Context: one part of a larger RNA
Molecule: small-subunit ribosomal RNA, central domain
Organism: uncultured Eubacteriales bacterium
């Protein structure tokens, strides 16, 4: 290499878009490229095989046959694959209707509470901890009661509920804007699936310019605690968190479970449609199609689990595995301002 693997043992790329290329629905007709029969023609001798013969026998030699499973070249079949041409409608997709949704983007607003600030009231304490100190306060704190500044994030409704490809998204109004679902059958007539490459979006952290700073809070400083305490508990406290623009490209980016089709008991919630049955009147009772969640049959599994949202049963395509360490590490390329990301070994050891 075949092969066997990918929830948790090594191993699904973070996630979409989508070039090549692979894969690819019903149906006629055609053509014969693949496919599958004959037939010539070739497939050097030698070697292997097989039956003989010759060295006293084997090895070794020599006849003979088979056999070289390839290759071309004619004919012939047309079920499957493929090329052509023609069709259809179930896949796809686009129109009509119609309701949900913290989908994105951008602009304005709103109250609650922190913090500060001015004032007014009042007076010795505040705070904080297990316990205390640091620390704030008679230059008048804490509490309270008016006003003003200001930055950030929206209790309650909030739900294993929703919407997003994934990250992720939560007050309110309003403009812009994506996609799903569900009816419906007017249209296009396989236009589909997957996707190496490329593209593009990618949580915090982090950089660069420039604002902004309440609150929290890496470093940092001080109290304490302990043999020690570069900590954990406390009083401060600066990047940092926010905002605009540009970068960076990583996560236990997890359902540890690539996408796509179809097929295989049932039951119970709950979200969005929509048909019906009864009724003055559907939230309630039957149905049914998209999500979501629990249990659970067959089957699957080393097991625990999984079990129509598969890890069953089948098929396409793509990614990755291939004894531990060394090591996601050298080297080199490629990217980045940098931090370092990405690709990614060996030697030697067990």
């Nucleotide at each position: 290499c075949u092969g066997g693997g990918u929830g948790u043992a090594a191993a699904g790329g973070g996630u979409g878009u989508g070039u090549a290329g692979g894969u690819g629905g019903u149906c006629u007709u055609u053509u014969a490229a693949g496919u599958g029969u004959a037939a010539u023609g070739u497939g050097a001798a030698a070697u292997c095989c097989c039956u003989u013969g010759g060295c006293u026998u084997a090895a070794c030699c020599a006849a003979g046959g088979a056999a070289c499973u390839g290759c071309a070249u004619u004919a012939c079949a047309u079920a499957c694959u493929g090329g052509g041409a023609g069709a259809c409608u179930u896949g796809a997709g686009u129109g009509a209707u119609g309701g949900a949704g913290g989908g994105g983007c951008a602009a304005g607003u709103g109250g609650a509470a922190u913090u500060c600030c001015a004032a007014g009231u009042g007076u010795a304490g505040c705070g904080g901890u297990a316990g205390a100190a640091u620390g704030c306060g008679u230059a008048g704190a804490u509490a309270u009661u008016u006003g003003g500044a200001g930055g950030a994030a929206c209790a309650a409704c909030g739900g294993a509920g929703g919407c997003g490809a994934a990250g992720g998204c939560g007050g309110c109004u309003u403009g812009c804007u994506g996609g799903a679902c569900a009816u419906u059958a007017a249209c296009u007539g396989a236009c589909a699936c997957u996707g190496a490459a490329a593209c593009a979006c990618g949580a915090a952290a982090g950089c660069g310019u420039g604002g902004g700073g309440a609150g929290c809070a890496a470093a940092c400083a001080g109290g304490a605690u302990u043999a020690g305490a570069u900590a954990c508990c406390c009083u401060g406290g600066u990047a940092g968190u926010c905002c605009a623009c540009g970068c960076c490209c990583u996560a236990a980016a997890c359902g540890a479970u690539g996408a796509a089709u179809a097929c295989u008991a049932a039951a119970u919630g709950u979200u969005g449609g929509c048909g019906g049955u009864a009724u003055c009147g559907a939230c309630u009772c039957c149905g049914u199609c998209a999500g979501u969640a629990u249990u659970g049959u067959a089957g699957c599994u080393a097991a625990c689990g999984c079990g129509a949202u598969a890890a069953g049963u089948a098929u396409u395509c793509c990614a990755c595995c291939u004894g531990a360490g060394u090591a996601g590490u050298a080297c080199g390329g490629c990217c980045g301002c940098a931090a370092g990301g990405u690709u990614g070994a060996a030697a030697c050891u067990c």